[in-house]
RNA sequence: UCAGAGUGAACGCUGGCGGCGUGGAUUAGGCAUGCAAGUCGCGCGAUCCCCCCUUCGGGAGGGAUAGCGGCAAACGGGUGAGUAACACGUGGGUAAUUUACCCUUAAACCAGACACAGCUUCGUGAAAACGGAGGUAAUAUCUGAUAAUACCUUUGGUGUGUAUGCACCGAUGGUUAAAGGUGGGGACCGCAAGGCCUGCCGUUUAAGGAUAAGCCUGCGUCCUAUCAGCUUGUUGGUGGGGUAAUGGCCCACCAAGGCUAUGACGGGUAGCUGGUCUGAGAGGAUGGUCAGCCACACUGGGACUGAGACACUGCCCAGACUCCUACGGGAGGCUGCAGUCGAGGAUAUUUAGCAAUGGGCGAAAGCCUGACUAUGCGACGCCGCGUGAGGGAUGAAGGUUCUCGGAUCGUAAACCUCUUUUGUCAGAAAAGAAACCUUCAAUGUUAAUAGCAUUGAAGCUGACGGUACCUGACGAAUAAGCCACGGCCAACUCCGUGCCAGCAGCCGCGGUAAUACGGAGGUGGCAAGCGUUACUCGGAAUUAUUGGGUGUAAAGGGCAAGUAGGUGGUUUUGUAAGUGAGGGGUGAAAUCUUGCGACUCAAUCGCAAAAUUGCCUUUCAAACUGCUAAACUUGAGGAUGGAAGAGGAAAACGGAAUUCCCGGUGUAAGGGUGAAAUCUGUGGAUAUCGGGAAGAACACCAGCGGCGAAGGCGGUUUUCUGGUCCAUCUCUGACACUGAAUUGCGAAAGCUAGGGGAGCAAACAGAAUUAGAUACUCUGGUAGUCCUAGCCGUAAACGAUGAGCACUAGGUUUUGGCCUUAACCGGUCAGAGCCGAAGCUAACGCAUUAAGUGCUCCACCUGGGGACUACGGUCGCAAGGCUAAAACUCAAAGGAAUUGACGGGGGCCCGCACAAGCGGUGGAACAUGUGGUUCAAUUCGAUGCUACGCGAAAAACCUCACCAAGGCUUGACAUGCAGGAAGUAGUGAACUGAAAGGGGAACGACCUGUCAAAUCAGGAGCCUGCACAGGUGCUGCAUGGCUGUCGUCAGCUCGUGUCGUGAGAUGUUGGGUUAAGUCCCGCAACGAGCGCAACCAUUACUUUUAGUUGCCACUGUUUUGUAUCGUAAGAUAUGGGAUAAGCACUCUAAAGGGACUGCCUGGGUUAACCAGGAGGAAGGUGGAGAUGACGUCAAGUCAGUACGGCCUUUAUGCCUUGGGCUACACACGUGUUACAAUGGGGAGUACAAAGGGUUGCCAACCCGCGAGGGGGAGCUAAUCCCAGAAAACUACCCUCAGUUCAGAUUGGAGUCUGCAAUUCGACUCCAUGAAGCCGGAAUCGCUAGUAAUGGCGGAUCAGCACGCCGCCGUGAAUACGUUCCCGGGCCUUGUACACACCGCCCGUCAAGCGAUGGGAGUUAGGGGUACCCGAAGUCCUAUGUAGAUAGGCCGAAGGUAAAACUGAUGACUGG
Repeated sequence: UCAGAGUGAACGCUGGCGGCGUGGAUUAGGCAUGCAAGUCGCGCGAUCCCCCCUUCGGGAGGGAUAGCGGCAAACGGGUGAGUAACACGUGGGUAAUUUACCCUUAAACCAGACACAGCUUCGUGAAAACGGAGGUAAUAUCUGAUAAUACCUUUGGUGUGUAUGCACCGAUGGUUAAAGGUGGGGACCGCAAGGCCUGCCGUUUAAGGAUAAGCCUGCGUCCUAUCAGCUUGUUGGUGGGGUAAUGGCCCACCAAGGCUAUGACGGGUAGCUGGUCUGAGAGGAUGGUCAGCCACACUGGGACUGAGACACUGCCCAGACUCCUACGGGAGGCUGCAGUCGAGGAUAUUUAGCAAUGGGCGAAAGCCUGACUAUGCGACGCCGCGUGAGGGAUGAAGGUUCUCGGAUCGUAAACCUCUUUUGUCAGAAAAGAAACCUUCAAUGUUAAUAGCAUUGAAGCUGACGGUACCUGACGAAUAAGCCACGGCCAACUCCGUGCCAGCAGCCGCGGUAAUACGGAGGUGGCAAGCGUUACUCGGAAUUAUUGGGUGUAAAGGGCAAGUAGGUGGUUUUGUAAGUGAGGGGUGAAAUCUUGCGACUCAAUCGCAAAAUUGCCUUUCAAACUGCUAAACUUGAGGAUGGAAGAGGAAAACGGAAUUCCCGGUGUAAGGGUGAAAUCUGUGGAUAUCGGGAAGAACACCAGCGGCGAAGGCGGUUUUCUGGUCCAUCUCUGACACUGAAUUGCGAAAGCUAGGGGAGCAAACAGAAUUAGAUACUCUGGUAGUCCUAGCCGUAAACGAUGAGCACUAGGUUUUGGCCUUAACCGGUCAGAGCCGAAGCUAACGCAUUAAGUGCUCCACCUGGGGACUACGGUCGCAAGGCUAAAACUCAAAGGAAUUGACGGGGGCCCGCACAAGCGGUGGAACAUGUGGUUCAAUUCGAUGCUACGCGAAAAACCUCACCAAGGCUUGACAUGCAGGAAGUAGUGAACUGAAAGGGGAACGACCUGUCAAAUCAGGAGCCUGCACAGGUGCUGCAUGGCUGUCGUCAGCUCGUGUCGUGAGAUGUUGGGUUAAGUCCCGCAACGAGCGCAACCAUUACUUUUAGUUGCCACUGUUUUGUAUCGUAAGAUAUGGGAUAAGCACUCUAAAGGGACUGCCUGGGUUAACCAGGAGGAAGGUGGAGAUGACGUCAAGUCAGUACGGCCUUUAUGCCUUGGGCUACACACGUGUUACAAUGGGGAGUACAAAGGGUUGCCAACCCGCGAGGGGGAGCUAAUCCCAGAAAACUACCCUCAGUUCAGAUUGGAGUCUGCAAUUCGACUCCAUGAAGCCGGAAUCGCUAGUAAUGGCGGAUCAGCACGCCGCCGUGAAUACGUUCCCGGGCCUUGUACACACCGCCCGUCAAGCGAUGGGAGUUAGGGGUACCCGAAGUCCUAUGUAGAUAGGCCGAAGGUAAAACUGAUGACUGG
């Protein structure tokens, strides 16, 4: 953070029907218009109208009504502003009360009188309205009579209660009532009305009931202590007043009380409840509709009337606002139903009817009723129904996708058959209605067949509405959307986009292959709705009562004493507050739950039950807790006897050291540092000796020893003093534990005052270091450090661990005491440490000194930052302390452990890593590569080591990718399809052109079939067109393959087991050893794999085999030179060449041998192995190769080839000519040649290996100074050629110089290759003769046949080599050693790093934005205080009384003043 449930909702997209509900949540903002409370003529007079009768005088009846009068208007309806309260809920009380209409009971209704409306008349005013005069009725008003169980006074008795008292039975005196109306009627009276009789209604009194209300009270009811003290009618009393009634409700007097940490007072917010939502529950949130209560009615105040109001559609006053006005004055109050404006995201008809239910009035008919019943609007909610059902595979078309085969939408559609809920039309058609009333009948009352009452029968009454429901006809006909598809979370692909556009609840997607954006197809979910937003509960055990924590994650107070409070040992008695059980009352109805029933079902509605977990009351129980009483000893404390101690306070004393002062000796330094300097010193320091002074601290003892509550305490002695431990088991008898508030103590630094001041030493000064050095180092040095008195009150005040009690293995060390012992040992109590069991813990770890297991009490925590902060309060002299937020911001911050990586951490080890050496580079010239610059182009790539003589083992053209210009478009090249052409394919002359290209004379075919041939058909080839070719175009960060590097470093892993909650560990660590994770030993490991080593080829020795083109020792033959002998022939000796024989040797090339720590000595663990030795050609992997583990660097390469995607297609393809890659102020890398005498020059004389060669190598010989040319033998190579090896050696010249060094550059003349040598080749000759005299900082290679040095060959190649790859010759020096630099391996340690130190990260500054604190102030608001003024009105007083008037108290609104509080704003300013 999400998945769930919910809503009076709103918004987006969509929308078929019905039922039942529901709908101004914001501005208690303002309101046009209509309606919402009237009724009664059976209370009264009067007026008007209609109709009938008439003796015209009038009479009877009906209807309507302004006024008087009665009742109602206090109900019903609305709203939630106020209210934190007896307002509400719940349970009680009223012995402190009232109650119209209604019911029951009892009694009564007698006699008179006077007004005021209306009306008539006069007058004022615009109106509203008002005034004067006259006269009138009543159930209006008044007087009198009667009267009680009413009320008042005095007083007796009985009963009863917790109480003021109450109930009942009495007695005495006094006071107080009333109204009539209407219907009917036989006798009697009366002219009549009527009396009289009777019924109904009404009136009066009393008692009771019912209903409704008032008042009191226990308990419950939000946040805030950054609100801690509040209160003067305040708290109580006495006496009055007032009320229906108690009461400071009000008044006078008296007293000084009352409330508060169980939160008074203040501030904020809020109608309360039944219930509703959620939740397993406990809880949390909420109070819309319905129901109960309260409050309000434009704002504030007030009373009147009345049974009831301080009154929503009454009155008076004040205020704001609106309207009318003739400007004088008036009118109004939708928070009733509709409706309107406004504000708002947002909430309905200016409907019908009183038919039903209910209310008011009335005797009744009836009238009134925006209560209500209906209806309209809104998918706002819940519920129900439908949008069709069955069949239907060529799996159609089409869409999407594709590996091109297919898959999927999909039985979906079409098509066939069927049904008709809904819909449209038509027909039929309810229930809701029973009363009142009228008529008739019966019964009762009565004198009565009248009237009235009751019962029965009949009749009358429907807004909705021709509605529900039912039937018929028609016809699949009228009816599906929304959201999602990366994970959480069910559901996947394509295209577009390219950190853009956008998404997003959280994590996070998007930078060219996006299941995450947008669209599409498909899929999933829900469905007339679906999503989003907002809010509530849940998940969240994330405030933890149920049910959490505090060593290191947030969290134990710095420590103690102790108040309130909380908790509390053993036994017994009593009690019954808590507790448990039973009964009674109440807990409204509705709701919820269960059962049953009514609408076709459901929602909805009805009936019944249950529930309402609560409160009150009563009876019982007595275990536990509490209380009461009595006891006990084990907790706690005391006593006695011992013990240790840096426990505390004060005083005195001591020695060493340091510094200073004085004196002696003595001379040039001392001091200090990494090295120095500042500094001290010839005016005598330092050093040394003697003497003196001062202050502070107490070496050794000294110890994970001691003491203290903590802070803390260390020389010695004395005095005073606190605590602790042990032993005895003697006393008290629960006296205990903890501990908010409070009080005290509390390191260092700091502050105040006064002392003191040796050393040390913030600040400060100077000297160094350094880029700087406000530091580290040094020389000085002031506060301070010390003492006395007072303040401060904080620390990583830490064991980061609150106090107390109990329980739960041990081992070991140590301090104090006791027991025991000859001593050691041992036992026990109280401390102090270490290691460990169970257990606990996230792990680390803790573990009888718990972080284990329990109990009691206190303190504290609730994501990080903001913030150990602001504001306020409080303490402080100040510094500052304590208490302690919010806005805003982040998605983390944090703990412990793991694996790596890293460290200017540690240990061990290795490497040309350093060191020791030799030779170079860096300076010069040139070559070559790169950067840069330039250019039409200077193609591209490679960029620390690991790019830079690299790709390139050869850029004049080509190469070639670049540039300029000219051309081609199925193309220079491949495949397929379709069509075409017969002098076809092909060759290709003139002409044009720089070439390519254009052009096309002329010549002129092939294969197969048919075949004598021509011809025809096909093929190849050509032309045209379509597919496509082509691309050194892009992406090495889409890839394959290959390569570099760490590194030929010794490592990298796995299986099983074991350990760990887990990441992981173990093995692989350890002790030895090795070049090596090489081997040995040990070990919770045992094994294994890739690496190491070995196997392979080469080289060094040797044996065997084999000898041509190799070899030639011996032997033979032949030839030739020299020497000797000889006249000569010739001989001898010694060389060379050739050859035969031969294979000994060399060599070649095949197979073997050999070296294995095998042997010896010593070391070592008896091992591995190491050191030395012998033998041996070779000795400890003999040398040198090939061989490169898991991986790292998104290392390199799309330009070697391959390949995904993208781009291009008369061009980014292809062809051609010319140019460019070769440029040149410059910088770097790699090389070559030198600077010379270890050299240079010319002359002479030796010795190789490994290669190459037919488009080739090229001999002899000739020409040329030479490059080279001619020539042509030999060679397809152990045969011939390239081919002279050079340094070396021998003797000679040069003699230290820019030279006989060096050779650049330039001029001239040539040679060769090639189509071509200008840009731009190599070489030769002659001439020219530059820089350079050994190279700054820095830096590279090399450990033996190596470095250095000398030449030779090869690839590429027409030509071109200072490069590269090979070969042989000559042939050193040095390595003490591992401290340091670099790189690497293993172990270990720290870590806030994990893109891994090229990491991470802090603060200022700059710019913009946001929220917030301070701020001279300014301004607004609510409340209180004091005073002024004072409406209406009750009350009081006065005028003899009434009407009325005057005065007074109180008093709303208003005003003045000072202060406090809350908010807004404010230049500037803080974090």